[in-house]
RNA sequence: CGGGGCGUGGCGCAGCCUGGCUAGCGCACCUGCUUUGGGAGCAGGGGGUCGCGAGUUCAAAUCUCGCCGCCCCGA
Numbered sequence: 001c002g003g004g005g006c007g008u009g010g011c012g013c014a015g016c017c018u019g020g021c022u023a024g025c026g027c028a029c030c031u032g033c034u035u036u037g038g039g040a041g042c043a044g045g046g047g048g049u050c051g052c053g054a055g056u057u058c059a060a061a062u063c064u065c066g067c068c069g070c071c072c073c074g075a
Stems, first nucleotide, its partner, number of pairs: 001074007010027004020058001029045005051067005
């Protein structure tokens, strides 16, 4: 320098191709019940605006462009 992949709650991921019901799952966390206590189990609950910016659109995590970070391949 060229090509490709990834970036979504604390962590790991799905959703993106085919734009549209308030962005979802597991673990973790909080509260309650249970227990002598811990753990486990059961019930309930909080937390993200989707790496950043711009554009298209009635509407963008999803399409387009630029930038940033990480990883891989090639030179």
This is a predicted structure of a 75-nucleotide RNA (transfer RNA) from Deltaproteobacteria bacterium RIFOXYA12_FULL_61_11. It was read from a public genome assembly. The source organism's lineage runs through Bacteria, delta/epsilon subdivisions and Deltaproteobacteria. The coordinates come from a structure-prediction model, not an experiment, and the mean pLDDT is 81.